[in-house]
Context: one part of a larger RNA
RNA sequence: GGCAUGCAAUGAAUGCCUUGGCAUCGGGAGGCGAUGAAGGACGUGAUAAGCUGCGAUAAGCCCCGGGGAGCGGCAAAUACGCUUUGAUCCGGGGAUUUCCGAAUGGGGCAACCCCCUCCGGGUUAUGCCGGAGGAUCGGCGCCUGAAUUCAUAAGACGCCGAAGCGAACGGGGCGAAGUGAAACAUCUCAGUACCCCCAGGAAAAGAAAGCGAAGCGAUUCCCUGAGUAGUGGCGAGCGAAAGGGGAACAGCCUAAACCUCGGUGUUUACACCGAGGGGUUGCGGGACCGCGAUAUGGGAUUCUGAACGGAUAGCCUAAGAGUUCUGGAAAGUUCCUCCACAGAGGGUGAUAGACCCGUGGGCGAAAUCCUGACAGACCCUAGCGGUAUCCCAAGUAGGGCGGGACACGGGAAACCUUGCCUGAAUCCGGAAGGCCCACCUUCCAAGGCUAAAUACUACCCGAUGACCGAUAGUGAACCAGUACCGUGAGGGAAAGGUGAAAAGUACCCCUGUUAGGGGAGUGAAAUAGUACCUGCAAUUGCAUGCCUACAAGGUGUCGUGGCCCGGCUUCGGCCGGGUGGCGGCUUGCCUUUUGCAUAAUGAGUCCGCGAGUUGCCGUACGUGGCGAGGUUAAUCCCGCUCUGCGGGAGAAGCCGAAGCGAAAGCGAGUGCGAAUGGCGCGUCCAGUCGCGUGCGACAGACCCGAAGCCGUGUGAGCUACCCAUGGCCAGGGUGAAGCCCGGGUAACACCGGGUGGAGGCCCGAACUAGUGGCUGUUGAAAAAGCCUUGGAUGAGCUGUGGGUUGGAGCGAAAGACUUAUCAAACUCGGGGAUAGCUGGUUCUUCUCGAAAUAGCUUUAGGGCUAGCCUGCACGAAUGCCACCGAUGGAGGUAGAGCACUGAAUGGUCUAGGGUUCUUACCGGAAUACCGAAGCCAAUCAAACUCCGAAUACCGUCGGCGUCACGUGCGGAGUCAGGCUGUGGGGGAUAAGCUUCACAGCCAAGAGGGAAAAAGCCCAGACCGCCGGCUAAGGCCCCCAAAUUCAACUAAGUGCAGAAGGAUGUGGAAUCGCCAUGACAGCUAGGAUGUUGGCUUAGAGGCAGCCAUCAUUUAAACAGUGCGUAACAGCUGACUAGUCGAGUGGUUCCGCGCCAUAAAUAAUCGGGACUAAGUUGAAUGCCGAAGCCGCGGAUGCCGUCGCAAGACGGUGUGGUAGAGAAGCGUUGCAUGUGGAGCGAAGCCGUACCGUAAGGAUCGGUGGACCGCAUGCAAGUGAUUAUGCGGACAUAAGUAACGAUUAGACGGGUGCGAAUCCCGUCCGCCGAAAUCCCAAGAUUUCCUGGGGAAGGUUCGUCCGCCCAGGGUUAGUCGGCCCCUUAGGUGAGGCCGAAAGGCGUAGCUGAUGGGAAACAGGUUCAAUAUUCCUGUACCGCCGGUCCGGCGUUAUCAGCGAUGGAGUGACGCAGAAAGUUAGGCCGGCCACCAAUUGGAAACGGUGGUCCAAGCCCCUAGGAGGUUCCGGCAGGUAAAUCCACCGGGACGCUACUCCGAAAGGUGAUGGGACCCUGAGCCUUCGGGCAAGGGGGAUUGGCUGAUACUCGGCUGCCAAGAAAAACUCCUAGUCAGCCGGACAGGCGACCGUAUCGCAAACCGACACAGGUGGGAGGGUAGAAUAUACCCAGGCGCGC
Repeated sequence: GGCAUGCAAUGAAUGCCUUGGCAUCGGGAGGCGAUGAAGGACGUGAUAAGCUGCGAUAAGCCCCGGGGAGCGGCAAAUACGCUUUGAUCCGGGGAUUUCCGAAUGGGGCAACCCCCUCCGGGUUAUGCCGGAGGAUCGGCGCCUGAAUUCAUAAGACGCCGAAGCGAACGGGGCGAAGUGAAACAUCUCAGUACCCCCAGGAAAAGAAAGCGAAGCGAUUCCCUGAGUAGUGGCGAGCGAAAGGGGAACAGCCUAAACCUCGGUGUUUACACCGAGGGGUUGCGGGACCGCGAUAUGGGAUUCUGAACGGAUAGCCUAAGAGUUCUGGAAAGUUCCUCCACAGAGGGUGAUAGACCCGUGGGCGAAAUCCUGACAGACCCUAGCGGUAUCCCAAGUAGGGCGGGACACGGGAAACCUUGCCUGAAUCCGGAAGGCCCACCUUCCAAGGCUAAAUACUACCCGAUGACCGAUAGUGAACCAGUACCGUGAGGGAAAGGUGAAAAGUACCCCUGUUAGGGGAGUGAAAUAGUACCUGCAAUUGCAUGCCUACAAGGUGUCGUGGCCCGGCUUCGGCCGGGUGGCGGCUUGCCUUUUGCAUAAUGAGUCCGCGAGUUGCCGUACGUGGCGAGGUUAAUCCCGCUCUGCGGGAGAAGCCGAAGCGAAAGCGAGUGCGAAUGGCGCGUCCAGUCGCGUGCGACAGACCCGAAGCCGUGUGAGCUACCCAUGGCCAGGGUGAAGCCCGGGUAACACCGGGUGGAGGCCCGAACUAGUGGCUGUUGAAAAAGCCUUGGAUGAGCUGUGGGUUGGAGCGAAAGACUUAUCAAACUCGGGGAUAGCUGGUUCUUCUCGAAAUAGCUUUAGGGCUAGCCUGCACGAAUGCCACCGAUGGAGGUAGAGCACUGAAUGGUCUAGGGUUCUUACCGGAAUACCGAAGCCAAUCAAACUCCGAAUACCGUCGGCGUCACGUGCGGAGUCAGGCUGUGGGGGAUAAGCUUCACAGCCAAGAGGGAAAAAGCCCAGACCGCCGGCUAAGGCCCCCAAAUUCAACUAAGUGCAGAAGGAUGUGGAAUCGCCAUGACAGCUAGGAUGUUGGCUUAGAGGCAGCCAUCAUUUAAACAGUGCGUAACAGCUGACUAGUCGAGUGGUUCCGCGCCAUAAAUAAUCGGGACUAAGUUGAAUGCCGAAGCCGCGGAUGCCGUCGCAAGACGGUGUGGUAGAGAAGCGUUGCAUGUGGAGCGAAGCCGUACCGUAAGGAUCGGUGGACCGCAUGCAAGUGAUUAUGCGGACAUAAGUAACGAUUAGACGGGUGCGAAUCCCGUCCGCCGAAAUCCCAAGAUUUCCUGGGGAAGGUUCGUCCGCCCAGGGUUAGUCGGCCCCUUAGGUGAGGCCGAAAGGCGUAGCUGAUGGGAAACAGGUUCAAUAUUCCUGUACCGCCGGUCCGGCGUUAUCAGCGAUGGAGUGACGCAGAAAGUUAGGCCGGCCACCAAUUGGAAACGGUGGUCCAAGCCCCUAGGAGGUUCCGGCAGGUAAAUCCACCGGGACGCUACUCCGAAAGGUGAUGGGACCCUGAGCCUUCGGGCAAGGGGGAUUGGCUGAUACUCGGCUGCCAAGAAAAACUCCUAGUCAGCCGGACAGGCGACCGUAUCGCAAACCGACACAGGUGGGAGGGUAGAAUAUACCCAGGCGCGC
């Protein structure tokens, strides 16, 4: 480490349960709201966080009724109360009901801020408190009343109404797209979704200018008609109506004519208007005239009364407090009894008619509400006849153009509707009947109302379920639309169970412990202990048995040993369990594929969930009923246990019984045709209605999966651009214009110096940007860090508030940006879009079993039909099918051939041509040039054939075969094929290539062989056997079987490989030489003319050319090679000798050799082999799932049998697929059983079944569960990168977040690297310090804690618990004012929603009154408290002064007029101050040390507002009089005009600072010090005492400065304030003094960060102010103060 067993842990499946859901039925109700809703915020309890209730009268108050003993909600506990004088509780009515919300006095960022009027309280008075009222629009009434006389607009007042919310249903306005059409545009989806308006309990429709041919007689709804008629790129699709059957039924009122009255106008008779009467119809009606009537009938309207009934609380009610047993408990069991109009259901310690609640039955309301028989009021209502005249709905009907809607797409297109243009008639009239016309018929438009039958259910009550049972059922059984995510719209969880009863463990022990545990105790049970029923699996331990450290791979299986254990035993053993040494064979599963161990897909494991369903229509089969018939639909009736069931009615309708034809029509026939015939379709064959199953169509249609399209909304807190208002930019440099001076010029120009201070100028911090590199890349960070770099007075950067958005915005333009998203954001919806694509698709056994082809296809990985498969039925036996044999045929392939057609080589022959020569011409000649045709020889061909097979194919006969055949019908699947052999094409006579054909195999086929290996060879696996025989292939060992015979090979050839090469070797053939002596070796010769001639410098056999003779010889070349300058020399040919037997060549065959270099020894399967290689031969043997034998299962056929079955025969590989039979799960019905003496579930089990599965027994468990037969389904999972949860693995691995840094001592504590104290060390110091704003929202302080959070630890904390903490007239807000912008009375515009906008309102980032210093608290606040000293506004009082009292106008004084408020950028200078430094002075210190009390060290040397003073400096025309037409009226004001005075002095205005005071104070420092603490070192500290408090230097970006100078780009508004009038008015103004009032909100804390934005205690981001010293130009940089830190291993 493995397997097994036991016991645990973890975990939460399973079973059981249900408070919650889901669906449906019946009834009710169908609204709530300005009398303030729905919905909220905030409060409210003795203690109170949440939920519930309620509202300052606050878990409640009052009255009435019910009820009758306890009560103060969930929800305990303590305290305190209430209650028979009737509480709590239930019902009815009433009171109260903060603030927000339509929200309504005005405003606003909902739950807040600010007003006005009247009344009341309080104050001397203001401030303050309480109550009531105060919005807009519409209607009506009434009053006032412009330009403008009347009038109107407009305004005031009064009354009434509206508004907003709500699930579906309804009517209307507007109106998509995905999709379907296999593309797409008409069309479809669909008038759907969405948005909007409006209404009701229903809505809408509705009383014929109808239907359509019969006649009917409003509308609506159901069934039918009918998927018909139609419509339709006549595609996909869309799809009526009449009529019939039912439900329910209901009809009316105006306008006009005419009459009357009133009003208005006026040319007095008309017109118009209003009211009343009249009148309402289509065999036309009415007016009018005549007759008649005063009744009858009716009512849907309103009001009143009202019987009965109902709703909102309740009440009564039968029968065992029976017995026995088990048990913790009886309702179980046993025995006996009782009730029943009650045996529905629930509860009670297990299963209860008689225990409780209920149930069946009966009864009940003070109050409010509903219904409304009936009655009254009230309302409506008529007939007959006549005819001259009058009336009978106008911008209408109709027409034209363009649309829409009708089932109907412009069509022959009626009918309906209408945006534009036109435009009638009045009964002798008009409309319609699907173009139109006529006839005929029907009907009266252009006004209105109208119940019921129909639709829906947010809500209330009751009931039901072959609905769910906690991953189910609602998202939600539980404090869920919660937690959490998102800026927002929006998205959106998880989470049930102790027990009968808390009896929820007193007490003891371990321990730091409220952790955890051990005892004890409770309980039936504690392994029921609140992490609680059962408690599976993965996973993790502990213990035991067996195995495992020389052995190699799908982990199994078979065989065979060992060890351990159980049962039985006749003690021999037998039957079993665990483990698994050794041996044989063996490369997972799924998917997808021609083909997968594949290194192709998917899965970490386990548990749970997870995919062909349902409706309607059709079709086939099965089954049942009836049958020439079958059947009802809606609906109605009856019964019952009443969503339903049963029975009945209902024939409308549908299908069938007759067809044919376009139709008229005819009819067992009919159509075609003049017609006979013929042909087509019929005539033969039973249907129909249920139920079930297969399949199809339409629906999401087996499940999951897009990218996208469209609609409504939400977003500019990020970012882009813009608007308004604020802020920021250390320091250094350069030195434009202008000006001044000098030079210069006729004058300019120009030059120099100075001054000056310009600039999208230069360098460079902050700031901003993001250049290059490195790091980072499961980061510190979802874009950063470090180094480096660009800009840095500008087209600069930045804060706050605002604007613009989805085919849209914005864009110095990159398709950039629009919330970590952009070639069209995000959210929700259409929506389950669509997906010819991928994946997945769940129990068993049995029978059969494919295809990867053809045709067509915007088709090629998809379809349709055929082919091939399957099931059923039928037909056929003189038939038919496959194979075999025989036999007869047609054929033009292989082969062959060259006769045809062509190709093609050589020769011959020659026509013709070329070239050359000749030639005046005619002509001719030559030719080693080309060459047709012919001939000879030899050839080639898919598209040549004089010929021509084998096979295959067709016919006939015979044989054999379980009819294997055919037809019809139901259901498929298949349309990617692959390899091998053979015959071809393409290719290169390449491909594991491609494409055909024939065959085989694989696919879908296991077994044996080929080492391994789909396709090759052998062979087709029903199951079992420790039997036998064989096939391919084998027989030395691995490894079953021969160590047989004859040859060959020597190369390890065998155990890859070509051309080519080679005295390898064996065999065969053939040709030479050879005892007259071959071949090889050895010995010897190899000569002479001659150095042949030529050539050459030379050429002597041997550079080259020519010739190559002759002689001597046994033989010897005018020379084979080497060699020399040339000779020479060597050698060969050739000859002799020696030797003594074979020798040489050529050809063919067998087996070998070289050629032959790669990555493992890696090309025998290994060992090895000289046979165990190769060839030949013989006999055996081995060898498979083949064949045989034995046993068993099953399909089919046959025989027998009623059947069960028996026997015989023959089958049983199998993917897609077809068919058959079963198992199991959940629920239901009927029947029958089990269960506390222990159900289900879970764990185990060696038993049974071919299997799915099923029993048995034991344990656990503690309340339900089976079986049989049927029925119905949310009915079966190892796989979908599936979904949810749990648990593993990697792994005790990476990491623990800036490299500023810690160390030691002490303390506390159970425990200390981490907490506290101390010392030393280190880091920041234009920050890593301090103060604000935003944002956060208690994080602040104190005490306590130690689970979790803290990347370690923890005694500590920004954590947890408890308590505490924020004090304002002068800070900020509120308030007054306005900017951009928003909103917006009226108004304008728009299908609706809504858009714009005037006045006004609102809106700070800006304008507007006022405070400073010090101190204090054992902790936390301070410009807020205290002390001291001030200031602002308002109020009344006292005193003083002044003016005025009716216009001769005191005072006040606009919402009007004017001034002021009031503004840019850059630059420079001066005067100051803040700050800093130094000296002096004061206090204290004095170690180390040679010395120094000082020329050393340390600290201090300080102080505001206000008031007084008014300096440095700056600005100015001021003032008076008169005029006046401008300033929307007026003006004494302003402006303008004229004049006077004064004017460089003065005057007026602005104005820092200093000085004085504030301050006899405070502070600081030093000394002292009650007391407290102490680790004895010291620390804290009330109180008391004391001195100096000054001079110089430096010096801002602060102040003077809203100044000055320069410049061009020319730089908010309004209020406050002042003046002026309009107006108003009898008392008022000014000063001094003392007094009073000044509300409300914020105020803690963090705030460059551990508290904000970044998911984090995150190296990022975040606006303003202060910002010391030395060096330095500096805010750079370096080091340091104050102060803060050492970055939580």
Predicted 3D model of a 1689-nucleotide part of an RNA (large-subunit ribosomal RNA, half A) from a Lentisphaerota bacterium. Lineage of the source: Bacteria > Pseudomonadati > Lentisphaerota. Rfam family: Bacterial large subunit ribosomal RNA. Rfam links the family to the GO terms structural constituent of ribosome and ribosome. Its mean pLDDT, the model's own confidence on a scale to 100, is 84.